[in-house]
Molecule: c-di-GMP-I riboswitch aptamer
Organism: bacterium
């Protein structure tokens, strides 16, 4: 000293669910509460996926109603992967 690595110690965070909570069209976000789990499960939408809307374009389709699909924009997901940052601790 903390590049590799993830034992131990002191701590961190918070899935499902719940709530006569709040928010938002929606996906989801916020708060209490609770803990599957997490060595960055801190943090950034830069790539990809996966979700959401949409007064729009395409096409099934000649009408009506419903549904799925591509395309375009707008948005969420960071606990889907990658990428960036930034951070305790120090067995190996």
């Nucleotide at each position: 000293c903390a590049a590799u690595c993830g034992a131990a110690a002191c701590g961190g965070c918070a899935a499902a669910c719940u709530u006569a909570g709040g928010u938002g069209u929606g996906a989801g976000c916020c708060a209490a509460g609770g803990a599957c789990g997490c060595a960055a499960a801190g943090c950034c939408a830069c790539g990809a996926g996966c979700c959401u809307c949409u007064c729009u374009c395409c096409a099934a389709a000649g009408a009506c109603u419903a549904u799925a699909g591509g395309a375009a924009g707008a948005g969420g997901u960071a606990g889907u992967c990658g990428g960036g940052u930034u951070c305790c601790c120090g067995a190996u």